Small-subunit ribosomal RNA, 5' domain from a metagenome, 508 nucleotides, folded computationally.
The prediction has a mean pLDDT of 86.

Context: one part of a larger RNA
RNA sequence: GAGUGAACGUUGGCGGCGUGGAUUAGGCAUGCAAGUCGAGCGGUAAGGCCCCUUCGGGGGUACACGAGCGGCGAAAGGGAGAGGAAUACGCGGGUACCUGCCCUCAGGCCCGGGAUAACCAGGGGAAACUCUGGCUAAUACCGGAUAACAUCUCCGGAUCAAAGGUGUGAUUCCGCCUGGGGAUGGGCCCACGUCCUAUUAGCUAGUUGGUGGGGUAACGGCUCACCAAGGCCACGAUGGGUACGAGGUGUGAGAGCAUGACCUCGCUCACUGGGACUGAGACACUGCCCAGACACCUACGGGUGGCUGCAGUCGAGAAUCUUCGGCAAUGGGCGCAAGCCUGACCGAGCGACGCCGCGUGCGGGAUGAAGGCCUUCGGGUUGUAAACCGUUGUCAGAGGGGAGGAAAUCUUGUUGGGUUCUCCCAGCAAGUUGACCUAGCCUCAGAGGAAGGACGGGCUAAGUUCGUGCCAGCAGCCGCGGUAAGACGAACCGUCCGAACGUUACUC
Repeated sequence: GAGUGAACGUUGGCGGCGUGGAUUAGGCAUGCAAGUCGAGCGGUAAGGCCCCUUCGGGGGUACACGAGCGGCGAAAGGGAGAGGAAUACGCGGGUACCUGCCCUCAGGCCCGGGAUAACCAGGGGAAACUCUGGCUAAUACCGGAUAACAUCUCCGGAUCAAAGGUGUGAUUCCGCCUGGGGAUGGGCCCACGUCCUAUUAGCUAGUUGGUGGGGUAACGGCUCACCAAGGCCACGAUGGGUACGAGGUGUGAGAGCAUGACCUCGCUCACUGGGACUGAGACACUGCCCAGACACCUACGGGUGGCUGCAGUCGAGAAUCUUCGGCAAUGGGCGCAAGCCUGACCGAGCGACGCCGCGUGCGGGAUGAAGGCCUUCGGGUUGUAAACCGUUGUCAGAGGGGAGGAAAUCUUGUUGGGUUCUCCCAGCAAGUUGACCUAGCCUCAGAGGAAGGACGGGCUAAGUUCGUGCCAGCAGCCGCGGUAAGACGAACCGUCCGAACGUUACUC
């Protein structure tokens, strides 16, 4: 000098864009953060509509829909960096593998069956919840058939599937089953690179290899039985310490050194430890089971919970924000769709935390006013500075108007195509949709509302007077202060930067 997720002191007008729990991976009140589908199903708790009514209610419908069965999603998105020095990451290769939804190709979708929740009845419990009996449906479950370009194979053969829905109508709309290919995502393997320590020198028994069995989607001591005695190591094994890695970031002429906030990719974690289930995918943040610590409820028998999601709270700390608005946009889940959900996200709020931009006026104005300070008492300086005259209207304030972020979906109309023609597909037109109240514009008034901080001995730009008297104090280094201190304190003046200026900490 440059830099920072900074903090502290003094000061503080506006805007844009960023950014903000680095410490206790400490504890958490409250709300929200993952649902959706009635075009899978039986249904009807609430609302709507219709009918009846003794005005209590009852019935119907399915516009719609609580709870339930079922499907898909919940493994994404969001957070954090504890652990991990290699099962990680980076880079370059490889294959013994899997891949829901999506694209494409080929083929199929036949005949049956028994349950169960909801519901009803009864019981237990303070609650959480739960038990018994009875009824019922399905795109839930099961059996049979069919069976190849699939699987196994001794090549003869053997084996394996399915579901319907909407609709007047579907081989054509939405789905279902099997197989091939693709795309995407992943699993696994290998080479190389990746901090400090030898005041850590030896480490290793599933250890190293083989044969065989098991297991996995898949290779493999992954696991097991047997056999052999190997394997790693001063090119640093093993141990200890520290640490998420990378793209990048800071600095520097570069080499390098330091670093890994925000954003992106990967990894790991989800109260602590362990485990599996379901599933295409998890050993699963807001799923399950067990154990532990902690906290809460309890009728004392027993239960419940997990903010390292968004806000918010306590604690610790030098220190880090609103218990905000909206799904309008982008994206995601579900749905034929309308749509619903979305603390992802988009916005607003707070903080000079950072960067950038703008303003606090502009022109004139000498008798060089008053006051202050200095003085050799003549004057000098503050200083065109002020007053005063003229003028402008940025920003802030008040009022008005206002593009753009919006294109889709959907509805209607129309054109064309398909067709089993009240349907489906494509194009065009109109209508429909903004949380943020936005950029820019016009009008009004009036210089009005908007300047400070550090420093002035040398380094280093800018000095005088007074006070103090090795005191009080200053200080980054050298060093100042013991009676004329340009170094302490104050005043005036000056220098530098300016909505900031300094200090501290850390990096180059």